[in-house]
This is a predicted complex of two RNAs, RNase P RNA and transfer RNA, with 480 nucleotides together. Its mean pLDDT, the model's own confidence on a scale to 100, is 76. Rfam match: Bacterial RNase P class A.

RNA sequence: GUCGGCCGGGCCGCCGCCUCAGGGCUCGCCCCGGGGAGGAACGUCCGGACACCGCAGGGCACCGUGCUUCCUAACAGGAAGGCGCCCCGCUUCGGCGGGGUGACGGCAGGUGCAACAGAGAACAGACCAGCCGAUGGCGCCGGAUCGUCCGCGAUCCGCGCGCACAGGUGAUGGGUGAAACGGUGGGGUAAGAGCCCACCAGCGCGGCCGGCGACGGUCGCGGCUAGGCAAACCCCACGGGGUGCAAGGCCACGCAGCGUCCGCCCGGGACUCGUCCCGGAAUGGGUGCCCGCCCGAGGACGCGGGUAGGCCGCUCGAGGCCGCCGGCGACGGCGGUCCCAGAUAGAUGGCGGCACAGGCGGCGGGGUGACGCCCGCUGCCGGACAGAAUCCGGCGUACAGGCCGAC
RNA sequence: UGCCCGAUAGCUCAAUUGGCAGAGCGCCAGUUUCUGGAUCUGGAGGUUCAAGGUUCGAUUCCUUGUCGGGCAG
Numbered sequence: 001g002u003c004g005g006c007c008g009g010g011c012c013g014c015c016g017c018c019u020c021a022g023g024g025c026u027c028g029c030c031c032c033g034g035g036g037a038g039g040a041a042c043g044u045c046c047g048g049a050c051a052c053c054g055c056a057g058g059g060c061a062c063c064g065u066g067c068u069u070c071c072u073a074a075c076a077g078g079a080a081g082g083c084g085c086c087c088c089g090c091u092u093c094g095g096c097g098g099g100g101u102g103a104c105g106g107c108a109g110g111u112g113c114a115a116c117a118g119a120g121a122a123c124a125g126a127c128c129a130g131c132c133g134a135u136g137g138c139g140c141c142g143g144a145u146c147g148u149c150c151g152c153g154a155u156c157c158g159c160g161c162g163c164a165c166a167g168g169u170g171a172u173g174g175g176u177g178a179a180a181c182g183g184u185g186g187g188g189u190a191a192g193a194g195c196c197c198a199c200c201a202g203c204g205c206g207g208c209c210g211g212c213g214a215c216g217g218u219c220g221c222g223g224c225u226a227g228g229c230a231a232a233c234c235c236c237a238c239g240g241g242g243u244g245c246a247a248g249g250c251c252a253c254g255c256a257g258c259g260u261c262c263g264c265c266c267g268g269g270a271c272u273c274g275u276c277c278c279g280g281a282a283u284g285g286g287u288g289c290c291c292g293c294c295c296g297a298g299g300a301c302g303c304g305g306g307u308a309g310g311c312c313g314c315u316c317g318a319g320g321c322c323g324c325c326g327g328c329g330a331c332g333g334c335g336g337u338c339c340c341a342g343a344u345a346g347a348u349g350g351c352g353g354c355a356c357a358g359g360c361g362g363c364g365g366g367g368u369g370a371c372g373c374c375c376g377c378u379g380c381c382g383g384a385c386a387g388a389a390u391c392c393g394g395c396g397u398a399c400a401g402g403c404c405g406a407c
Numbered sequence: 408u409g410c411c412c413g414a415u416a417g418c419u420c421a422a423u424u425g426g427c428a429g430a431g432c433g434c435c436a437g438u439u440u441c442u443g444g445a446u447c448u449g450g451a452g453g454u455u456c457a458a459g460g461u462u463c464g465a466u467u468c469c470u471u472g473u474c475g476g477g478c479a480g
Base pairs, nucleotide, nucleotide: 001407002406003405004404005403006402007401010354011353012352013351014350015349017036018035019034020033022031023030024029025028038385042396043395045394046393047392048391049390050244051243052242053241057291058290059289060288062240063239064238065237066236067081068080069079070078071077082104083102084101085100086099087098088097089096090095105235106234110233111232112229113228127174128173129172130169131168132167135166136165137163138162139161140160141158142157143156144155145154146153147152182200183199184198185197186196187195201225203222204221205220206219207218208217209216210215248312249311250310251309257303258302259301260300261299262298265280266279267278268277269276270275271274284295285294286293319338320337321336322335323334324333325332326331358381359380360379361378362377363376364375365374366373408479409478410477411476412475413474414473417432418431419430420429426463434450435449436448437447456472457471458470459469460468
């Protein structure tokens, strides 16, 4: 220095605040006893419990998650492992060991994107230099045929020569870019090129072995190169009903209704004859759509008015601590023990004293070439981040200082 | 307390399959005028809230934080 774990203020006195149990009385106060913020109570980023919404069944859409196995009530969390990358050490250069880190399914299913630069940007590409010039072109040479004014001309042919004009060549170098389409050797070719072959690297498929698995090792076959982006659409697998304690229930007080839209239907039965019961349908509602299911005589939306009080939910819980056992571990099981905040504009505070950490300054001493450093005395400052609000499990973020462990 | 949005020039707002960040008003200088305003011409002005990540490349996609706003008895 990095990483991990723990603590994050102690003691005493006085005065206050909230709450629970018991007691007292003049019924809202008193007495006594118990308890009273955190590792993050924070951010609200995930996951649950719980509650309500005319039970939530299926499909589509939408959203989320994404190596494997395990843990868990559940998770985007955790543990162990696999693979990739980075660093360090050792090395017989084949690897081995340790640490860190990774949103780590699939671009050889489909679609899409790649600005600028550059010749060329996705089954690409010839700008400069280089190589070639097979094919075509031009020129020369030779031959054949035809014509002829005898000089030559036209046409055709040549494993012929030359030019480097068209052109070929990604393979050799340059250059551009974030990225330029395997390596070595041989064959092949006009020159070249996985164009062909051997080996290597890499990929896919299959068999065998090890492993629960991700995956690893090995053998064979294949086709010869497959580029990047899925925190691009998408595909695959799995998961998800919505709303959130201002959920929701009860009591008290108080008030004034209005507008818009949809519906008030059909059949049967009963009687006290305008009501009830049964069944069905339409509309509407329950999650965006469809189906199913349920409710069903009133419903939905908007404006306005009133209340600003109390009780429940509310804190005993996937709870804390100790011991034993199982497991590499996260964690689980068993036994014992404890009760540990419930405020509602929001209680947990204030004052004084004492030591202990810590910081700054001064003086003296030791040490040094001189500082840094160490020891003693003394003065001043002085506790970091932050505070419950239904409750838990995580994650992330903030944090003076101290202790322990590993490297 | 719970839930949901936003942040781009001095101000109000744009920016789409991710590819050089723009507009209006304002500001500055010039033109015109005796002067000012209006007009016309030109110009400056940006850590796209901050940090990190994905990507060749981020205002845009992802994560975390900061600030601001809205709704719900």